Source information: This is a predicted structure of a 72-nucleotide RNA (transfer RNA) from a Promethearchaeota archaeon. Its mean pLDDT, the model's own confidence on a scale to 100, is 80. The sequence is in RNAcentral, with records from ENA and MGnify. Its Rfam family is "tRNA". Its family is annotated with triplet codon-amino acid adaptor activity in the Gene Ontology. About the family: Transfer RNA (tRNA) molecules are approximately 80 nucleotides in length. Rfam classes the family as a transfer RNA. RNAcentral records the identical sequence in 6 taxa.
C1' cells in the first nucleotide's frame, strides 16, 4: 500500500429498513430479613464520525477514524 471483517448503555451481547433498541451484569430505590447475604419488583443508562438513498436508517451505499486478520 491492497483486501476482508468488526465498531450498539460502564462491561459483555441480540437485533438488521418502521420496535418502548434485547438480555445479562452494573447503578439507584422498594419488598422480604432482627441485620447481612440470597431472592424478588420498579426505575436509570447505548447504535464510532460525516455525507448519500428513502416518506422513514442502528440496519442499505460512499468516505473517514479505530480494533482484528490476511496478502505484499
Nucleotide at each position: 500500500g491492497c483486501g476482508c471483517u468488526c465498531g450498539u448503555u460502564g462491561u459483555g451481547u441480540a437485533g438488521u429498513g418502521g420496535c418502548u433498541a434485547u438480555c445479562a451484569u452494573c447503578c439507584a430505590g422498594g419488598a422480604c430479613u432482627u441485620c447481612c447475604a440470597a431472592u424478588u419488583c420498579u426505575g436509570g443508562g447505548a447504535c464510532c464520525c460525516g455525507g448519500g438513498u428513502u416518506c422513514a436508517a442502528u440496519u442499505c451505499c460512499c468516505g473517514g477514524c479505530g480494533g482484528g486478520c490476511g496478502c505484499a